[in-house]
Molecule: transfer RNA
Organism: Sphingomonas arenae
RNA sequence: GCCCCCGUGGCGGAAUGGUAGACGCGAUCGACUCAAAAUCGAUUGUCGCAAGACGUGUCCGUUCGAGUCGGACCGGGGGCA
Numbered sequence: 001g002c003c004c005c006c007g008u009g010g011c012g013g014a015a016u017g018g019u020a021g022a023c024g025c026g027a028u029c030g031a032c033u034c035a036a037a038a039u040c041g042a043u044u045g046u047c048g049c050a051a052g053a054c055g056u057g058u059c060c061g062u063u064c065g066a067g068u069c070g071g072a073c074c075g076g077g078g079g080c081a
């Protein structure tokens, strides 16, 4: 330099162009216990008192509608030279 793949909450990982974050782990609070472990229940993206707004690496485009399709860039992995 060329080609291919990937980028989503704290982590892993889903989501057919139509409610973003299912499910699991972790965390917080509670129950149980003398205490703990295990187990069970609730909560768990950001801002905001709230109403609400924002959020899938960044920017732009297509579309009524984009995590998903197209382009450029950034980052990571692999192959070739």
Stems, first nucleotide, its partner, number of pairs: 001080007010025003018064001026044006045054003057073005